[in-house]
């Protein structure tokens, strides 16, 4: 600190995303341990049950019980023991009563204090609630301190309680008795208070503070210890001395609280007006207190665009979380204020509540009831129930800090302190450390198979002992009230008592036997979650096939997914780790710091002004604001520095510092901004002189067109249009003349000319009237400038209301175009359009540019006006002011572009804008008669929308230029028959591929079997390599069975090397194992290599170097020129590569060379270049030459080059061929070959037989042959090249009408053969225009040949058979010259099969004026939303 996404790429613009931090959080998966903080944020929802405020006997009366203990009395009881058996005697237990203790306890009650604090919670509240600063001269404070006075004498009740009554409970009711520090009078009044009166003293002012005098009103309460002198005495003890603790009026003080003031405190103007106790004033209540706080009068006031009033929302702050900051968010825990306490209202007590654990009523809701009534209030603590993603124990303890009551001990006390639960957060430590390379084993990893990874990881070997675990020892947290002993000091009569103060001693721990220490044993108990396409560290297999899934943005998945699921391997974090959410950052994406408005969102349509903002020169003062100095304030926490304590650290401490960026107060300064005053005159205005103008309103004129009226010639049309038609038109149009009426608009002048705020203004002349503009000079003295709201004015179209209507002409109706044509063209037409008047108030209302003012290079037009120079003058020329225009510099600007008319540099005010849709819609509101306008959203959806520019592509845009692209021209295809290929159908299969040119006589240069990949069947591990083991050479050959493949029996045969003569060994063949094979399956969209195409078009590019922020551009544009980016010129390029041309082939002329199998001029010879003989031609084939705009003319830019010419076999590339530039079409081809991956493995392999590709209702393509007479048939009669031949071509001669056949010379080829008659040509007969003597299709019988075999399915022949077809609709192809057109003739393939194919020669032609149009290309502009 940035980063990703809009595009083919680029810049800007902008929105979405993402990396960081944070959290009272939840969730998913995981979980070892300790400290520290933290844990109901939703339903202020409902509560069961405990507990969360009592003490005080030293105010006061009264007063148990259980238990304990003696055993006193009465009952029962019956033990002993006596008996006359009748009964006497009466022990122990039981039960009551008492009587001591318990105890003057407990528990109620009168009375004092607390109970308004501590604890909870944030519903409520936008408010003097909170914060901060003051202010009370308007006020209160109980317990505390302190100071002064005082506590005298008295009376009368009532609770407890006893008796009773009533009642389901809560609870009342009556009679009776008694007490206080309860209550009530009465004394005293220092003072207080309140009235009069005088002085001081302060203050801004009501008034304060403070002395003094006079009047009138107002108090108390008692407890408790000690003494014993003095006095009475019932001899207890009282009075009385004393000392605490209280009480009573005042003064002060501390505290704590109240009221008032200034500034700050959220969001809607789609909330714009609120307000009657409302704003003041008297007076009166009324409060601790001021004050409409209430209340009667009386007066109409009071707030508000500086946002009242409503509305929604919220506790506020100190903080806390982010951010470099400003700032935004936030306000849990702590800590300050508030407010609340089941809803709402009330007051009561009291110092103090308008009272969380008080009271009244009134709702609502649990509960209880005997139905009449009661009873309650967890937003204390624990805990429950709901609800919800979601938050703990119904614990210990007062040890300690605090509080409350008490003289004290002590009591109370969920406040606290401490433990429990929760990885909820923060920090801290373990889960081992060294050493170890057979780099072990495994691995459902990986591989190119060699290996590589996990990996020094593991084992092993050597250590350590944190935590945990067990034992043992064991704290700090306590100090001290009390109490006892001592020592001093005060009060005191007092060596008593009290009180202070200081030394000692004893006791007090919930947490806890817990922290810390030591011992023991052992690496033993202790690692996980996210990620791994790019941002954003970190790559691979496999699985899946837009399926299942993932995603934060981009975007991944439709068979080779680094993005989905899982292995491996890797990366980040760690008892934690990712998800979600929320909140800041990044976002300068609201811009104060620190943004914009021409075209990206965004200047108000345009004036005038209001409110506010801003403001030109000087002095003079004040001192609001500004600055400086000092002071108070700004709690404590927290935050920063720094010291210290827990081993560290989180944590927590310091009477250590800083910060708290504010406020407030006072002291000074006067530059600047204000504010007062005096003044200037450069800003702005006025007045005087000129001058332009389609500047506005009004009124009246005027001519030219148009249509309409009449009237005259006149006649059959006219009018429209790409073409037409409807429409007018014999009832006289159009056309032409005349003469009328009507309305509307103002040709030429007319100009990026003028005016005007803008909207807009255009014959003319008059009348009124606004603004501008020059020159000089005079007055005013900052009067300026912007301007939210408000007001006015606003094209055109519409609306109301009356007029107007000529021409035009939405709607409308007709008539054309069209698929359709609610259009575009035509004929008509209503509104309207003109005028009065009054609406509306919008525009691409645009310069997409507010508005003033100032600076900051020119140059050139054009309008008005002044000045110069010249003798007047007028032209031109020079200076200078206004306006309008183009073009350039600096500078701006994303680029475009703008540039004194700024989009430049600055000030100043307004106006708008914050991603695209929804959408300027909806709903309020307000304006409109109405159409409608103005204000003006949200849900919901998108990852973009968008501005300039770049290179392409395109265009029924432009410009230049090829091209058999048109066009001239010639032959053809489309109609007919047949042949081939294709769709289609069809079938067991009709194998597969190809599909616009650039698939379709194409792969196939040749399917009867084989080919062959389809189909039926029937077989089946065939074959190549290497190993083992067996047996045999190897190879040649019959026979059977069968469709065949294949089985099955067999004949016959041995070779080579070593030998020890037994055998072994090398090759080969057979088997059997092992292992491996093989696919014309799939993917040409995974691919190599080939190919087509565009295109033989002339492009395509590189490097340096310039220019641009970049993309890019220049070069390669640009003038000429060419078949060409050919060359030339010029030029920010200069040079260079692939391509063009050239080099090569072949062919046109000539040479030289060399003549056999080529040739023959003379010369012999033959039927014959046959044989001599020769190499001159020809011919062959090698090396040569020739052409190069070389020459000559004009032409051009002294050039390239272009044209004509001369010579020349050939002239400007001589003709043809090969040769195909970066690229495109995911073009074709896995079926030529090769090749990843997938798949088949007794089968998708392979072998065989038979079928099949050869089908047939039909389309389409590309041929043949015809349709005749430029022919046909038939006899004659000539002339090619170029090729093939041994598994071959095959002559001569014979047979056959013939296809061919016997045969077999002859060649491995310039030699023989195919091959001969080369065919159309050309003489000649006959047909005479006909379905023919054209035309062969079909079909029949009979044959030849190839072949293992012509049925399915071959070619030929010969007779016979004679179809369709008389030049082909729309449409379409091919050719520019040895070219079409026609004619044969060879070859590959091939046994056999050619109408194809390739390739050879015969003969041979029309025609092109020329680029407007079609088609395709190329260069250069243009536009573009592709």
């Nucleotide at each position: 600190a940035g980063a990703g996404u809009u595009u083919g790429a680029u810049c800007c613009u902008g929105g979405c995303u993402c990396a960081g931090a944070a959290c009272g959080a939840a969730c998913g998966c995981u979980g070892g341990c300790g400290g520290c903080g933290u844990g109901g944020a939703u339903u202020a929802g409902g509560c069961a049950u405990g507990c969360a405020a009592g003490u005080c006997g030293a105010a006061c009366g009264a007063g148990a019980a259980c238990g304990g203990g003696a055993u006193g009395c009465u009952g029962u009881g019956g033990a002993u023991c006596c008996u006359u058996c009748g009964g006497g005697u009466g022990a122990a237990g039981c039960a009551g009563c008492g009587c001591c203790u318990u105890a003057g306890u407990a528990g109620a009650g009168u009375g004092g204090c607390g109970a308004a604090c501590g604890g909870g919670u944030g519903a409520g509240u936008a408010a003097c609630g909170c914060g901060u600063g003051g202010g009370g001269a308007a006020c209160c404070u109980g317990c505390c301190c302190u100071c002064g006075a005082g506590u005298u004498g008295g009376g009368g009740a009532u609770a407890a309680c006893a008796c009773u009554c009533c009642c389901a409970a809560c609870g009342g009711g009556g009679u009776g008795c008694u007490a206080a520090u309860a209550c009530c009078g009465a004394a005293u009044g220092u003072g207080u208070c309140c009235c009069g009166g005088a002085c001081c003293u302060c203050g801004c002012a009501u008034g304060u503070g403070g002395u003094c005098c006079g009047g009138a009103g107002u108090a108390a309460a008692g407890g408790u210890g000690g003494g014993g002198a003095u006095u009475c005495u019932u001899c207890g003890g009282a009075a009385c001395c004393u000392g605490c603790c209280g009480c009573u009026c005042g003064g002060g003080g501390a505290u704590g609280g109240u009221c008032c003031c200034g500034c700050g405190u959220c969001c809607c103007a789609u909330u714009a007006g609120c307000u009657u106790g409302u704003u003041g004033g008297u007076g009166a209540g009324g409060u601790a207190a001021c004050g409409g706080c209430u209340c009667a009068c009386c007066a109409a006031g009071g707030c508000u665009a500086c946002g009242a009033u409503g509305g929604g929302u919220a506790g506020c702050u100190g903080g806390u979380c982010u951010g470099a900051g400003a700032g935004g968010a936030u306000g849990g825990u702590c800590a300050g204020c508030c407010a609340c306490a089941c809803u709402g209202g009330g007051a009561c007590u009291g110092a103090g509540a308008u009272a969380c654990g008080g009271c009244c009523c009134a709702g609502a809701c649990u509960c209880c009831u005997a139905c009449g009534g009661g009873a309650g209030g967890c937003a204390g603590c624990a805990g429950u129930c709901g609800a919800g993603a979601g938050g703990c124990u119904u614990c210990g303890g007062c040890a300690a800090u605090g509080g409350g009551g008490g003289a004290a001990a002590c009591c109370c006390u969920g406040a606290c302190c401490g433990a429990g639960c929760g990885a909820c957060g923060c920090c801290g430590c373990g889960u081992g450390g060294g050493u170890g390379a057979u780099g072990a084993a495994g691995g459902c990893c990986c591989u190119u198979u060699g290996g590589g990874u996990c990996g020094u990881a593991a084992a092993g070997c050597c250590c350590u002992g944190u935590c945990a675990u067990a034992a043992g020892g064991g704290a700090a947290g306590a100090a001290a009230c009390c109490u006892c002993c001592g020592a001093g000091g005060g009060u005191g009569a007092a060596u008593a008592g009290c009180c202070c103060c200081u030394g000692g001693a004893a006791u007090u721990g919930a947490c806890g036997g817990u922290a810390c220490c030591u011992u023991a044993a052992g690496a033993g108990g202790a690692a996980g979650c996210u990620c791994c396409g790019g941002c954003u560290a970190a790559c691979u297999c496999c699985g899946u096939g837009c399926c299942a899934g993932c995603a934060g943005c981009c975007g991944c998945g439709g068979u080779a997914a680094u993005a989905c699921g899982g292995g491996g391997g890797g990366a980040g974090c760690a008892a934690g780790c990712g998800u979600u959410g929320u909140u800041c950052g990044g976002a300068a994406u609201c811009a104060c710091u620190g943004g914009g408005c021409g075209u990206a969102a965004a200047g108000g349509g345009c004036g005038u002004g209001u409110a506010g903002g801003c403001g030109g020169u000087c002095c003079u003062g004040u001192a609001a604001g500004u600055c400086a100095g000092a002071g108070g304030u700004g709690a404590a926490a927290a935050c920063c520095a720094u010291c210290g304590g827990c081993u560290c650290a989180a944590c927590c401490g310091g009477u250590u510092g800083g910060c708290c960026u504010g406020c407030c107060c006072u002291u000074g300064a006067a530059a600047c901004u204000a504010c007062a005053g005096a003044a200037c005159u450069a800003g702005a205005g006025u007045g005087c002189g000129g001058a332009a103008g389609a500047g506005g309103a009004g009124a009246g004129c005027g001519g030219a067109a148009u249509u309409c009226c009449c009237g005259g010639u006149g006649u059959a049309g006219c009018g429209g249009u790409g073409a037409a038609a409807u429409g007018c038109g014999u009832a006289g149009a159009u056309a032409u003349c005349g003469g009328g009426a009507a309305g509307a608009a103002c040709a030429c002048c007319a100009g990026u000319g003028g005016c005007g705020a803008a909207g807009g203004c255009g014959g003319c002349u008059c009348u009124c009237u606004g603004g501008u503009c020059c020159a000089g000079c005079a007055c005013u003295g900052a009067c300026g400038c912007u301007g939210a709201g408000g007001c006015g004015c606003g094209a055109a179209a519409g609306c109301c209301a009356g007029g107007g209507g000529a021409g035009c002409g939405a709607a409308c109706g007709g008539g054309a175009u069209u698929a359709g044509a609610u259009a575009c063209c035509c004929c008509g037409g209503u509104a309207g359009u003109c005028c009065u008047g009054g609406c509306c108030g919008u525009a691409a209302a645009c310069g997409u540019u507010g508005a003033a003012c100032a600076c900051u290079a020119g140059g050139u037009g054009u309008a008005g006006g002044a000045g110069g120079u010249a003798u007047c003058a007028a032209c031109c020329c020079c200076u200078u002011c206004u306006g309008u225009g183009c073009c350039g510099c600096a500078g701006c600007u994303a680029a475009c572009g703008c540039a004194u008319u700024a989009a430049g540099u600055g000030u100043u005010c307004c106006g708008c804008c914050u991603g695209g849709g929804g959408g300027g819609u909806a709903c309020g509101g307000u304006c409109g008669c109405a159409a409608g306008g103005c204000u003006g959203a949200a849900a919901c959806u998108c990852a973009a929308a968008g501005g300039a520019a770049u290179u392409g592509a395109c265009g029924g845009g432009g410009g230049c230029c090829c091209g058999c692209a048109c066009a001239a021209g010639c032959g053809g295809u489309g109609g007919a028959g047949c042949a081939u290929g294709u769709g289609g159908u069809u079938u067991a299969a009709u194998u597969c591929g190809a599909c616009g040119c650039a698939a379709c006589g194409c792969g196939c240069a040749g399917a009867a079997c084989c080919u062959u990949a389809c189909c039926u069947g029937g077989g089946u591990u065939a074959a190549a390599u290497c190993c083992a083991c067996u047996a045999g050479a190897a190879g040649c050959u019959g026979a059977c069975a069968g469709a065949g493949a294949u089985g099955u029996c067999g004949g016959g045969g041995u070779g080579c090397c070593c030998u020890u003569c037994g055998g072994g060994g090398a090759g080969c063949u057979a088997g059997u194992g092992a292992g491996a094979a093989g696919g014309u399956g799939c993917u040409g969209c995974a691919u190599g290599g080939c190919u087509g195409u565009c295109g033989u078009c002339a492009g395509c590019u590189c490097g340096u170097g310039u220019c641009g922020u970049g993309a890019g551009a220049u070069g390669u544009u640009g003038g000429g020129u060419u078949a060409a980016g050919u060359c030339c010129c010029g030029c920010a390029a200069c040079g260079a590569g692939c391509g063009c041309a050239a080099c090569c082939u072949c062919u046109g002329u000539c040479g030289u060379u060399a003549g056999u199998u080529g040739c023959c001029a003379g010369c012999c010879u033959u039927a014959a270049g046959u044989g001599g003989g020769g190499c001159a031609c020809u011919c062959u084939a090698a090396c040569g030459a020739g052409a190069c705009u070389g020459c000559c003319g004009a032409c051009g830019u002294c050039a390239a080059g272009u044209c004509g010419g001369a010579g020349g076999a050939a002239g400007g590339u001589g003709g043809a061929g090969a040769u195909g530039a970066c690229g495109u079409c995911a073009a074709g081809u896995c079926c030529u070959c090769a090749u990843g991956g997938c798949c088949c493995u007794u089968a998708u392999g392979u072998c065989c037989a038979g079928g099949g590709c050869u089908a047939c209702a039909c389309a389409c393509g590309u041929g043949c042959u015809a349709c005749a007479a430029u022919g046909g048939c038939c006899g004659g009669u000539a002339c090619a090249a170029a090729g093939g031949g041994a598994u071959g071509c095959a002559a001569g001669a014979c047979c056959g009408c013939g296809a061919g056949g016997u045969g077999g010379a002859g060649c491995c080829a310039a030699u023989c053969c195919c091959a001969a008659a080369a065919a159309a040509a050309c003489c000649g007969u006959c047909c005479u225009c006909a379905g023919u003597u054209c035309g062969g299709a079909u079909u029949g019988u009979a044959g030849u040949c190839u072949g293992c075999a012509a049925c399915u399915c071959g070619a030929c022949u010969a007779c016979a058979u004679g179809a369709a077809g008389c030049u082909g609709g729309a449409a379409u192809c091919g050719c520019u010259a040895g070219u079409a057109a026609u004619c044969g003739u060879a070859g590959a393939u091939c046994a056999g099969c050619a109408u194809g194919c390739u390739a050879c020669g015969g003969u041979g032609a029309a025609u092109a004026c020329g680029u407007u149009c079609c088609c395709g290309g190329g260069c250069c502009u243009u536009g573009u939303a592709c």
Small-subunit ribosomal RNA from a metagenome, 1426 nucleotides, folded computationally. The sequence is in RNAcentral, with records from SILVA. Its Rfam family is "Bacterial small subunit ribosomal RNA". Gene Ontology terms of the family: ribosome and structural constituent of ribosome. The prediction has a mean pLDDT of 84.